[in-house]
This is a predicted structure of a 73-nucleotide RNA (transfer RNA) from a Bacteroidales bacterium. The prediction has a mean pLDDT of 82. The source organism's lineage runs through Bacteria, Pseudomonadati, Bacteroidota, Bacteroidia and Bacteroidales. Its Rfam family is "tRNA". Rfam links the family to the GO term triplet codon-amino acid adaptor activity. The family's RNA type in Rfam is transfer RNA.
RNA sequence: GCCAGUUUAGCUCAGUCGGUAGAGCAUCGCAUUCGUAACGCGAAGGUCGUGAGUUCGAGCCUCAUAGCUGGCU
Numbered sequence: 001g002c003c004a005g006u007u008u009a010g011c012u013c014a015g016u017c018g019g020u021a022g023a024g025c026a027u028c029g030c031a032u033u034c035g036u037a038a039c040g041c042g043a044a045g046g047u048c049g050u051g052a053g054u055u056c057g058a059g060c061c062u063c064a065u066a067g068c069u070g071g072c073u
Base pairs, nucleotide, nucleotide: 001072002071003070004069005068006067007066010025011024012023013022019056027043028042029041030040049065050064051063052062053061
């Protein structure tokens, strides 16, 4: 230098053919217990890497760009 993959909640990851963004763990509250943990119920937490485009509508499609991983030279 070229090619491919990847970027979504604090962490690990889903999200089908474009139609209101989710799970587990963690955190907080409640309940339970003599008390703690575990279990149960609930809550909070997101500019979907960044910028632009297409569209009535984009996490998803197109372009540019940045980080990370791998391959080729």